Large-subunit ribosomal RNA, domain VI from a Patescibacteria group bacterium, 250 nucleotides, folded computationally. Rfam family: Bacterial large subunit ribosomal RNA. The coordinates come from a structure-prediction model, not an experiment, and the mean pLDDT is 89.
[in-house]
Context: one part of a larger RNA
RNA sequence: CGUCGAAGAUUGAUGGAACCCAUUCCUAGUACGAGAGGACCGGAAUGGACGAACCUCUAGUGUACCGGUUGUCCUGCCAAGGGCAUCGCCGGGUAGCUACGUUCGGCUCGGAUAAGCGCUGAAAGCAUCUAAGUGCGAAGCCGUUCCAAAGAUAAGUCUUCAGUUGAGUCCCCUCAGAGAUGAUGAGGUUGAUAGGUCGCAGGUGUACGCGUCGUAAGACGUUCAGCCGAGCGGUACUAAUAGGACGAGC
Numbered sequence: 001c002g003u004c005g006a007a008g009a010u011u012g013a014u015g016g017a018a019c020c021c022a023u024u025c026c027u028a029g030u031a032c033g034a035g036a037g038g039a040c041c042g043g044a045a046u047g048g049a050c051g052a053a054c055c056u057c058u059a060g061u062g063u064a065c066c067g068g069u070u071g072u073c074c075u076g077c078c079a080a081g082g083g084c085a086u087c088g089c090c091g092g093g094u095a096g097c098u099a100c101g102u103u104c105g106g107c108u109c110g111g112a113u114a115a116g117c118g119c120u121g122a123a124a125g126c127a128u129c130u131a132a133g134u135g136c137g138a139a140g141c142c143g144u145u146c147c148a149a150a151g152a153u154a155a156g157u158c159u160u161c162a163g164u165u166g167a168g169u170c171c172c173c174u175c176a177g178a179g180a181u182g183a184u185g186a187g188g189u190u191g192a193u194a195g196g197u198c199g200c201a202g203g204u205g206u207a208c209g210c211g212u213c214g215u216a217a218g219a220c221g222u223u224c225a226g227c228c229g230a231g232c233g234g235u236a237c238u239a240a241u242a243g244g245a246c247g248a249g250c
Base pairs, nucleotide, nucleotide: 001151005161006160007159008158009157010156014148015147016146017145020048021047022046023045024044025043026042032037050105051104052103053102054101058099059098060097061096065092066091067090068089069088070085071084072083073082074081075080109143110142111141116136117135118134119133168246169245170244171243172188173187174186175185176184193239194238195237196235197234198233199232200231202228203227204226209222210221211220212219213218
């Protein structure tokens, strides 16, 4: 831009993905075989590699969380803190993202076939699966499963709304299950969208100050304290104000 107003929901032409294998057990030490050995068919379980999703568990990361600690500079000093030194170093760790973790997947069924096996059957009074006709038959082919999909220009279908009292969309703003930017999605006061705040979960591990004991280093009590990023909820305190643009022929 088109599909000749718009929103929502869809069909599926077509394209893509997937399709795996092994071991053990039962059938059965059966059929077969002198024995040694040892099945088809059918049923069940487990595993490997591969793939997808996810973060409950395990584990990793987690330079905006907590703690310990060395050197030095600073806040006048003590105490308490801050800066720098690879995040100074070290011990942990929420969300998110991950695998080494968890869950799930390969099924089944149908159609047409390959090699092969047939039926009926002439040419060729016999025979012959083939010449006419016709039936089976594979992890393979076409469907069945999953994903995308109407620029499928043959531009499909359904529902609702609008047609001058104009449906709807966008700009703008708050954002994240989205993201380079567009886009997508959640919201914009008839509001929980983000921040703040409150509660909870969770992390760290018992703050500062004061008291007691000790010459002191320090210990104990107050104190399962204090602090706390992303998590789960509540709450309009703050910010989503106000407004503008586009928009079809009857």